Overview:
The RNA shown here (transfer RNA) has 72 nucleotides and comes from Albula glossodonta. The RNAcentral record of the sequence draws on ENA and Rfam. Rfam family: tRNA.
[in-house]
């Protein structure tokens, strides 16, 4: 150096153009003599970076960075 796939709350992961789901954790109640588990609530995303294309972008398209994995 080429080429494929990924980068989405503290973690993990889902979302093929129309206000970003879901679990872990965190918080606050309820239960309980007390925690621990159960179950209810909330609150947390400049969707890697920069740029186009659309009325509209995590989603399409260039570029540029990190990660993985295959070729040289």
């Nucleotide at each position: 150096g080429g080429c494929a796939u990924g980068g989405u709350g503290g973690c993990c992961a889902a979302g093929u153009g129309g206000c970003a789901a879901g679990g872990c954790a965190u918080u606050g109640g309820u239960c309980u003599c007390g925690u621990a588990a159960a179950g209810c609530a909330a609150a947390g995303a400049u969707c890697a970076u920069g740029g186009g294309u659309u009325c509209a972008a995590c989603c399409c398209c260039c570029a540029u960075u990190c990660a993985u994995g295959c070729c040289u």